[in-house]
RNA sequence: GGAGCUAUAGCCAAGUGGUAAGGCAUGGGUCUGCAACACCUUCACCGUCGGUUCAAAUCCGUCUAGCUCCU
Numbered sequence: 001g002g003a004g005c006u007a008u009a010g011c012c013a014a015g016u017g018g019u020a021a022g023g024c025a026u027g028g029g030u031c032u033g034c035a036a037c038a039c040c041u042u043c044a045c046c047g048u049c050g051g052u053u054c055a056a057a058u059c060c061g062u063c064u065a066g067c068u069c070c071u
Stems, first nucleotide, its partner, number of pairs: 001070007010024003018054001027041004047063001049061003
């Protein structure tokens, strides 16, 4: 210098155009004499900036970060 992969909640992780599942953790509630367990509930406009589209986490481009390959 060139190329590829990955980036979604505090953590793990699904989602391949119609507005984001699930688990753990945290907070709140029910239960209990107090706790624990159990149950209910709360939390993400998706790495950045643009483009396409009626509609973008999803498609396209750029940049950033990490990993890998070629030279």
The RNA shown here (transfer RNA) has 71 nucleotides and comes from a Mollicutes bacterium.
It was read from a public genome assembly.
Its mean pLDDT, the model's own confidence on a scale to 100, is 81.
Rfam family: tRNA. The family's RNA type in Rfam is transfer RNA.
The organism belongs to Mollicutes, within Bacteria.